[in-house]
Molecule: small-subunit ribosomal RNA
Organism: uncultured bacterium
RNA sequence: AUUGAACGCUGGCGGCAUGCCUUACACAUGCAAGUCGAACGGCAGCACGGAGCUUGCUCUGGUGGCGAGUGGCGAACGGGUGAGUAAUAUAUCGGAACGUACCCUAGAGUGGGGGAUAACGUAGCGAAAGUUACGCUAAUACCGCAUACGAUCUACGGAUGAAAGUGGGGGAUCGCAAGACCUCAUGCUCGUGGAGCGGCCGAUAUCUGAUUAGCUAGUUGGUAGGGUAAAAGCCUACCAAGGCAUCGAUCAGUAGCUGGUCUGAGAGGACGACCAGCCACACUGGAACUGAGACACGGUCCAGACUCCUACGGGAGGCAGCAGUGGGGAAUAUUGGUCAAUGGGGGCAACCCUGAACCAGCAACGCCGCGUGAAGGAAGAAGGUCUUCGGAUCGUAAACUUUUGUCGUAUGGGACGAAGGAAGUGACGGUACCAUACAAGAAAGCCACGGCUAACUACGUGCCAGCAGCCGCGGUAAUACGUAGGUGGCAAGCGUUGUCCGGAUUUACUGGGUGUAAAGGGCGUGUAGGCGGGUUAGAAAGUCAGAUGUGAAAUACCGAUGCUUAACAUCGGGGCUGCAUUUGAAACUUCUAAUCUUGAGUGCAGGAGAGGAAAGCGGAAUUCCUAGUGUAGCGGUGAAAUGCGUAGAUAUUAGGAGGAACACCAGUGGCGAAGGCGGCUUUCUGGACUGUAACUGACGCUGAGGCGCGAAAGCGUGGGUAGCAAACAGGAUUAGAUACCCUGGUAGUCCACGCUGUAAACGAUGAAUACUAGGUGUAGGGGGUAUCGACCCCCCCUGUGCCGCAGUUAACACAAUAAGUAUUCCACCUGGGGAGUACGAUCGCAAGAUUGAAACUCAAAGGAAUUGACGGGGGCCCGCACAAGCAGUGGAGUAUGUGGUUUAAUUCGAAGCAACGCGAAGAACCUUACCAGAACUUGACAUCCCUUGAAUUACCAGUAAUGUGGGAAGCUCUUCGGAGCAAGGAGACAGGUGGUGCAUGGUUGUCGUCAGCUCGUGUCGUGAGAUGUUGGGUUAAGUCCCGCAACGAGCGCAACCCUUGUUGUUAGUUGCCAUCAGGUAAUGCUGGGCACUCUAACGAGACUGCCGUUGAUAAAACGGAGGAAGGUGGGGAUGACGUCAAAUCAUCAUGCCCCUUAUGUUCUGGGCAACACACGUACUACAAUGGCCGUUAACAACGGGAAGCUAAAGAGCGAUCUGGAGCAAAUCCCCAAAAACGGUCUCAGUUCGGAUUGUAGGCUGAAACUCGCCUAUAUGAAGAUGGAAUUGCUAGUAAUCGCGAAUCAGAAUGUCGCGGUGAAUACGUUCCCGGGCCUUGUACACACCGCCCGUCACACCAUGAGAGUUGAUAACGCCCGAAGCCUGUGAGCCAACCGCAAGGAGGCAGCAGUCGAAGGUGGGAUUGAUGAUUGGGGUG
Repeated sequence: AUUGAACGCUGGCGGCAUGCCUUACACAUGCAAGUCGAACGGCAGCACGGAGCUUGCUCUGGUGGCGAGUGGCGAACGGGUGAGUAAUAUAUCGGAACGUACCCUAGAGUGGGGGAUAACGUAGCGAAAGUUACGCUAAUACCGCAUACGAUCUACGGAUGAAAGUGGGGGAUCGCAAGACCUCAUGCUCGUGGAGCGGCCGAUAUCUGAUUAGCUAGUUGGUAGGGUAAAAGCCUACCAAGGCAUCGAUCAGUAGCUGGUCUGAGAGGACGACCAGCCACACUGGAACUGAGACACGGUCCAGACUCCUACGGGAGGCAGCAGUGGGGAAUAUUGGUCAAUGGGGGCAACCCUGAACCAGCAACGCCGCGUGAAGGAAGAAGGUCUUCGGAUCGUAAACUUUUGUCGUAUGGGACGAAGGAAGUGACGGUACCAUACAAGAAAGCCACGGCUAACUACGUGCCAGCAGCCGCGGUAAUACGUAGGUGGCAAGCGUUGUCCGGAUUUACUGGGUGUAAAGGGCGUGUAGGCGGGUUAGAAAGUCAGAUGUGAAAUACCGAUGCUUAACAUCGGGGCUGCAUUUGAAACUUCUAAUCUUGAGUGCAGGAGAGGAAAGCGGAAUUCCUAGUGUAGCGGUGAAAUGCGUAGAUAUUAGGAGGAACACCAGUGGCGAAGGCGGCUUUCUGGACUGUAACUGACGCUGAGGCGCGAAAGCGUGGGUAGCAAACAGGAUUAGAUACCCUGGUAGUCCACGCUGUAAACGAUGAAUACUAGGUGUAGGGGGUAUCGACCCCCCCUGUGCCGCAGUUAACACAAUAAGUAUUCCACCUGGGGAGUACGAUCGCAAGAUUGAAACUCAAAGGAAUUGACGGGGGCCCGCACAAGCAGUGGAGUAUGUGGUUUAAUUCGAAGCAACGCGAAGAACCUUACCAGAACUUGACAUCCCUUGAAUUACCAGUAAUGUGGGAAGCUCUUCGGAGCAAGGAGACAGGUGGUGCAUGGUUGUCGUCAGCUCGUGUCGUGAGAUGUUGGGUUAAGUCCCGCAACGAGCGCAACCCUUGUUGUUAGUUGCCAUCAGGUAAUGCUGGGCACUCUAACGAGACUGCCGUUGAUAAAACGGAGGAAGGUGGGGAUGACGUCAAAUCAUCAUGCCCCUUAUGUUCUGGGCAACACACGUACUACAAUGGCCGUUAACAACGGGAAGCUAAAGAGCGAUCUGGAGCAAAUCCCCAAAAACGGUCUCAGUUCGGAUUGUAGGCUGAAACUCGCCUAUAUGAAGAUGGAAUUGCUAGUAAUCGCGAAUCAGAAUGUCGCGGUGAAUACGUUCCCGGGCCUUGUACACACCGCCCGUCACACCAUGAGAGUUGAUAACGCCCGAAGCCUGUGAGCCAACCGCAAGGAGGCAGCAGUCGAAGGUGGGAUUGAUGAUUGGGGUG
């Protein structure tokens, strides 16, 4: 886009069309084919006459007419349906052997006779349908006779064959009349030609299946006969053995065909409603009759099924005509009007009939048109929705004002269609249309709004409910669900579902492919077929051109015209791409004839080769046997064991046996069609190549079927068997190990003959021919120049490789051996899975092979390349990563954190590294968030409003918060407005350590102080992307140098900053004291000084700068000099792009949700401190490098100090107390220990170790019970250096020793700092861990903690097999054999003709036979359903 549509919601009008697609299911009722009295006898009924009388009856066919009947014409048309039919059909074009009522037409005739029979009457039978007998009668019914053409037949002499009248009019003549007769009209008969219609034949075209390959006996042809309107095996007899078929016969399935319709740019594809042509059918099957025509929808006969009537004896019926009913179905209309028009039948006509037709009704089923108002109208009303609370939007929309009148209602008028000589004639219909009046009055919905795809917000919901065409939405902020507002689209419709075409170049003729995406047959040979070299002549099949016929109408296209327009209709034109006939042309293809040599082949001369078959021969090696030497192992592996060996192995020597395979040569070398072929010799044999140009003269290429060859494994028969070796056995490995490894070992491997017929049978690349840059190897042959030559060099042909341009390709790649450019032929492909499976068929001994589906299921499967990530891949490099060392942890006790458990609560968070002495730089109350109990409700805290004036203090009750009462005291400031403070009140609100760190900001951890991460422009690539950033060196470093289609730049690195190490200048107190002076028991104590130390500001200094070597002349590295310091001097701060939905809503902030007399607030007490247990981090130890005691003027640095540090002095064993000088600090105070020296202990659970506990004290603090620290004394646990495992550290480092500070009333073994003493080791980068760069593979991309395979269990689905069971279909054999045609018979019967008659001609009944439907029966075939059980498959 489309539709004969259906469904959902909605629905104003009109026009034109359309309307059982399903059960060719069954049908009640009515209608759908009659007509003619001008064919006939007549008169049941009616009307009008006439007559009679009994005045309401009878008679009379007289007239109009007419039921039934005889007769004629029609009923074979019109109308319906599409079951059957794949050709007895249809379409197109032809043909000859035919028929034809009615119509037209040349011609002729229409004379004379006859016998019957319905109706009717009488009598019967029957329920009915119907029917019998007797009797009467007419015709345009029937039958002879005559006549007879140009008819038919013929033996060419001849023979045969007709008819019907009726009606109107009528001057003369005849007649009583009727009528004769004349005329007109209409019939009838014979016959000619025609028109139209029909029958028959041929060619071409017309769906699918080969898992249907052979079919056919009247079959194919002939002769004779029959038969038909007509050709013909159409039928019969005989003869012959043909006919059809891979160009698809036969069989099966499906189907009415066409003009056309829908779609499409076209070519095509799909369809065949309405309209038109043809065909077929009429309940199912069969059959004929009548007739011009039927094997007959509204006729007949028979059989069958069904329905109805019945008096049970018998009968009747056929809507796939129009309406209508039931049923089926998602679904399809009125039991309407009229013959007015068009058409049909009958009739002379009038007229009659016509469910054909014309109209109306129903249905938005479709197409087309119109309307539901128009103009103005901002206070941008109300209301709705949203909101950042300002507003925005619905929205000029509404209201309101003015106006129009399609439609509607009412009234009035009123058609065309009606033609023909006039008149008459309208179902539709008082319809269309016109006029007037009224009044915006009765008239808008549906779908969508994540992308595709035009159109967005709010609320509700919370992987629920739901949506969905595809992708996909929904798990608490959903533009995707539902609702609302708004918006978009279409509009009397809108959306959904179904159908077909398009997009789809996705079956490719136009117009595709096959190296890797699906796809080249394993290879050859060759049949049919397809295609085919040069020249000449002819023909004219293809081809091209002209003409003629046909290609129905309608449709479609173009142009007009008519309905107000359109749809629609009418007219005209072109066209209908086709078929046929005919006339030409001759380039090309084809055919015929002739000729040529270049394609192809033959000959001749050569050389190369694992080409094939058979026979023979050879040596090396393995194994076995025999014998010798010889002794304890051999063998095997990652390591072992099984195994062999003292009965003598392995090793070694000699001899022998046997089988199999042929080292080196050996080469991307050779040969072959492919598979494949490898020692040597001989015989037989195939092919290719080079040279030559003698011969043939297109003999060629390809090749469906066919035939042949065809690795390995396997099968059969018979041999053979050394080695190797499926199966099998044993040993190992392993969680297991039906494997990999080892020791054995049978089929097999080998030979002969036969079968199998497949492989990643691969170059994943069919064969042939021609053409299209080069370069370089290699194998075979030939040629050129030089006098004869080898080698070199150059050229040609054939084969085989590599590189590479153009070109091709999705890319990878291919590239004269094409995957390039062309031609010819064959094979194959059409999403993945199911499945190379099932069934069937063919082949095979079997294994199996070949051919080869479907149901169902998924939205992908796949190719090539890209970037990452990963690898028990590779290369290079780094790091306390390993190694080398030192000290530890893991064992003990304690401290502390965590898990777990417990609890009323043990508040919460942190979770591998990167949680666990973490948040917490310090939980007795407080903190505190938890629990129990008790209280408050505008609140403990903030802002706003109103009222009042208090607030506060003390006492009592209570654990307290708090409450009540009493007493005391009774506001402050003020610019006089008010403000502060407090109480009370009402509500807005406060408050929340409640939830979500997966809604967030901010902050932080980590990879990692690793060297990386990117950009602009350019270039390359279809693109993702690449290049730069890779490469060669170098560095701590993407640090630097060189090279390079790259050139530059940014964030990182480095440097700049702080500190420390050396030094200069400046400065000199609170620091310092060398010199001078003074003083002390002593001391920079004092004067003085600033030299030194020090302090703290500014400088200097270090840059691979210098030298040498190496390096590429670079960067740089190594060594050296100088220097306090040397290659970043040491340390710190500094953390790129990013990763981990990493951590934190409990620091803070914050969206949303939740609580609001509580999840808020206050208070007391408790808890965070529990304790079978497990883990982390520390401290103290286990001792002699030590403990204890003592001595000495021992020796620091960073820091801190006013609610503070606290000196001297004193008391106490001590914690500490008393005391109070000094100090807001370079001034005073707090301040070392290890070390050193001397003594003692002597290896013990100790003079080690200090846990635990008792007693007595001290300190802080309202308060040390739960639950602090310290002291003294007493007690004196575990622990004797720590399993597996594991941590830190490379120099002022580890280790060890103490000191300070923050927090803090008090409470460090923690944390952050400070100094003192002060080591060992690093060969090196194989390995472990982490990281960086390059490269490679990848089926990973949530990225290896990835992906993913199969069994098993469960559920569901479709399907194969299955003892069978049960249907259907088409044939076949036999039986029975209705109706009926035909044939025979016809003894029975019969009006017409002949005959005087007898009888004859002719006919009928009856009977028999062939054929023959349905039916019965039988064995097969095809196909469907179903079946216990069973097989695999799919989905979850």